[in-house]
Context: one part of a larger RNA
């Protein structure tokens, strides 16, 4: 000198764009953050249509007992009718969002390999969807419990579940032929034996379902190289290293098990200990390098602590399940409920870090044929000079060099064209009027927002501080103090004439900032 997720002191006009718990991965009140589909299904509730015709009944009549009766529309039945939806079922809750505790590791980066692998939705190609069955929710009844939540009996639907048929180019088994290779082998062809599928809905346009091939996307595994400090850590290792067999996995593999062998790693630093998420990048530097990994993007890991699996194409699953621990809450003491490292917000810690805001209008995501619903992702607004950038706080003229201040050798000097005063302008501000783009290859739809912007009116009107002035280092005098009070980055200054302390005048620097502190180069 530069930099910063900064903090502190003094000061503070506006706008744009960014950024904002670096500490306690501490504990969390409250609200919201993942739903959706009635075009999969049976119900239920409320309407609508249709049928039905009760109670009541103006009035008429009467032998006073009644009779007739416009009107009125109840209960009940039916519906290929509408809306809503608890439940069954499907898809999605493995994405998106957060954090960096752990991890020195194939975790990450980079480059290869998989002849050892998987892949829902999507694209494309081929083939198919025949015929049956039994349940379980909902519901009804009974019943347990304070609650959370159940139990029993009975009924019922499906794109829920289960047999059967059909069956290859699929899979398995043992072989054959051809061809190729990279060791186990790969590919193609023709056969043999065995095995496996399906679901319908609708507004009749379509959307779905099953098997197989290919692709795309996403993932999984293996390897080469690279990846902090310590030797005041020198030896480490028994599933350890390898083999055989088996199990397991989508798949290879001590991944696991049994048996066999005795190996494997290490001064080219094993093991142990400490520290740490890694990278694209960022800062600095002429570069080499050094430092760093906040925002944004990629990967990884985690979700109160530890362990476990289930479901599923995909999880060993932040807002799923089970167990154990700690903690908090409810309880009728028998038992239950919870997990903000999502967005806000609270307490605590701290030098220190924001609103319990608006909207799905845009972009994107989930579901749905769609309309649409959901979306604290996202888009916006609010707070903070936290950072960067831009603008303003007026411009021109104006010497009687006014007054005042400071100083003086008392003549003056300086503040100083500075002010006053005259003329002008209106960025900004305030008010008034108009008023967007962002919204598509039909229409509608704008949170931001009556915002940006444009026009007009008013009036210099609303707007300057901070640090420094002995040398380094731009900028000097007076008074006070008297090794005191104090200053200080370094050397140092202060003990009666202090340009170094304090105040004032003057000056220098930067400027809505200026200084200080911490850290990096």
């Nucleotide at each position: 000198g530069g930099a910063c997720g900064a903090a502190c002191g003094c000061u503070g006009g506006c706008g744009g764009c960014g950024u904002g718990c670096u500490u306690a991965a501490c504990a969390c009140a409250u609200g919201c953050a993942a739903g959706u589909c009635g075009a999969a299904c049976g119900g239920a509730a409320c309407g609508c249509c249709u049928u039905g015709g009760a109670a009541a009944g103006a009035g008429a009549u009467u032998u006073c007992g009644g009779u007739c009766a416009a009107u009125g529309g109840a209960a009940g039945g039916g519906g290929u009718u509408g809306u809503u939806u608890a439940g069954u079922g499907g898809c999605g809750g493995a994405c998106g969002g957060g954090u960096g505790a752990g991890u020195a590791a194939c975790g990450c980066g980079u480059g290869a390999g998989g002849a050892a692998c998987c892949u829902g939705c999507c694209u494309u190609u081929c083939a198919g969807a025949g015929g049956g069955g039994g349940a379980c929710a909902a519901c009804a009844g009974u019943u347990g419990g304070a609650a959370a939540c159940g139990a029993c009996u009975g009924c019922u639907a499906a794109u829920a579940c289960c047999g059967c048929a059909u069956a290859a180019u699929g899979c398995a088994u043992a072989g054959g032929u051809a061809u190729c290779g990279c060791u186990u082998g790969g590919u193609a062809c023709a056969g043999a034996u065995g095995c496996c599928a399906a679901a319908g809905a609708u507004u009749u346009a379509u959307c779905g379902c099953u098997g197989a091939g290919a692709g795309a996307u996403g993932g999984c595994c293996u390897c080469g190289c690279g990846u902090c400090u310590g030797a005041u850590u020198a030896g480490c290792u028994a599933g350890u290293u390898g083999g055989u067999a088996g199990g397991g996995u989508a798949a290879c593999g001590g991944c696991c098990u049994a048996c066999c062998a005795a190996g494997g790693c290490g001064a080219c630093g094993a093991u142990c200990a400490g520290u740490a998420g890694c990278c694209g990048g960022a800062c600095u530097g002429a570069g080499a390098g050094g430092u760093u990994g906040g925002c944004c993007g990629g990967c990884c890991a985690c979700a109160u602590u530890g362990g476990g699996a289930c479901u599923g194409a995909g999880a060993u699953a932040c807002g799923g399940c089970c167990c154990a621990g700690a903690c908090u809450c409810c309880u009728a003491c028998g038992g239950g409920a919870g997990g903000c490292a999502g967005c806000a917000g609270u307490g605590g810690g701290g030098a220190a870090u924001a609103u319990u805001g608006g909207g799905c209008a845009a972009u994107g995501g989930g579901c749905g044929c769609a309309a649409g619903c959901c979306u604290g992702a996202c888009c916006c607004a609010g707070c903070a000079a936290c950072g960067c950038c831009g603008c303003g706080u007026g411009a021109a003229g104006g010497a009687a060099g006014a007054a005042g201040g400071c100083u003086u050798u008392c003549g003056g000097g300086u503040u100083g064209u500075a002010a006053a005063c005259u003329u002008c302008u209106u960025u900004u501000a305030a008010c008034a009027g108009g008023g967007a783009a962002g919204a598509g290859c039909a229409g509608a739809a704008g949170a931001c927002g009556g915002u940006a912007c444009c026009u007009g009116u008013u009036g210099a009107a609303u707007a300057a501080g901070c640090c420094c002035c002995g040398g380094c280092u731009a900028a000097c005098u007076a008074c006070g103090u008297g090794c005191c009070a104090g200053c200080a980055g370094c050397a140092g200054c202060g003990g009666u004439a202090a340009u170094a302390c304090g105040u004032a005048g003057g000056g220098g620097g930067c400027a809505a900032g200026c200084g200080u502190u911490a850290u990096c180069c």
This is a predicted structure of a 521-nucleotide part of an RNA (small-subunit ribosomal RNA, 5' domain) from an uncultured bacterium. It matches the Rfam family "Bacterial small subunit ribosomal RNA". Its family is annotated with structural constituent of ribosome and ribosome in the Gene Ontology.